The RNA shown here (c-di-GMP-I riboswitch aptamer) has 73 nucleotides and comes from a soil metagenome.
RNAcentral holds the sequence, with entries from MGnify.

[in-house]
RNA sequence: GCAAACCCAUCGCGAGGUGGGGACGCAAAGCCAGGGAUCUGCGGUCCACCGACCGCAGACCGCCCGGUUGCCG
Repeated sequence: GCAAACCCAUCGCGAGGUGGGGACGCAAAGCCAGGGAUCUGCGGUCCACCGACCGCAGACCGCCCGGUUGCCG
């Protein structure tokens, strides 16, 4: 310096986002959705059920990898 969970308000079908309060933590817990993981919506296939898979569109960087910028020494 940032700000988890939780609470309030608000946006979204949803995952979740934004603002305020609040600190669990973080030497990149700054930024980027490029690769994967996880999650959501819609359609389809299989299935007695549970559920699995495929496609498309999203979410998520405080899940990991990667790119990029940066404080002190």